[in-house]
RNA sequence: CUCUUAUCAAGAGAGGUUGAGGGAUCUGGCCCUUUGACGCCUCGGCAACCAUUGAAUUUUUAUUCAACAGGUGCCAAAUCCAGCAGAACAAGGAAUGUUCUGAAAGAUGAGAG
Numbered sequence: 001c002u003c004u005u006a007u008c009a010a011g012a013g014a015g016g017u018u019g020a021g022g023g024a025u026c027u028g029g030c031c032c033u034u035u036g037a038c039g040c041c042u043c044g045g046c047a048a049c050c051a052u053u054g055a056a057u058u059u060u061u062a063u064u065c066a067a068c069a070g071g072u073g074c075c076a077a078a079u080c081c082a083g084c085a086g087a088a089c090a091a092g093g094a095a096u097g098u099u100c101u102g103a104a105a106g107a108u109g110a111g112a113g
Base pairs, nucleotide, nucleotide: 001113002112003111004110005109006108007107008106013043014042015041016040017039021032022031023030026083027082028081029080044075045074046073049071050070052067053066054065055064056063057062079105084102085101086100087099088098089097090096
């Protein structure tokens, strides 16, 4: 980097450093930010994907539950929202708006190449 698969409206911040942008990308919106953002470092925390341990169960190379916190991950806002497709509703000439579902893209874990 590619593929497969699961999850993504919950949760969790202080200090130091830096110094103007940042919220993945493009467009539109919205928001954070010199009352110091983003990034980096230290400490702290959240969660429980994998690992580990235990229990139950004819899904048994499995599933579920519990414990723990070793490997990752994460700690503004739903993955900040929308964009593509479909449905419902409002309106109805149309544009459009609201809601829902799905897709795409992305992030993270696990596995494979």
This is a predicted structure of a 113-nucleotide RNA (SAM riboswitch aptamer (S box leader)) from Evansella tamaricis. The model forms 97% of the base pairs in the Rfam consensus. Lineage of the source: Bacteria > Bacillati > Bacillota > Caryophanales > Evansella. The coordinates come from a structure-prediction model, not an experiment, and the mean pLDDT is 82.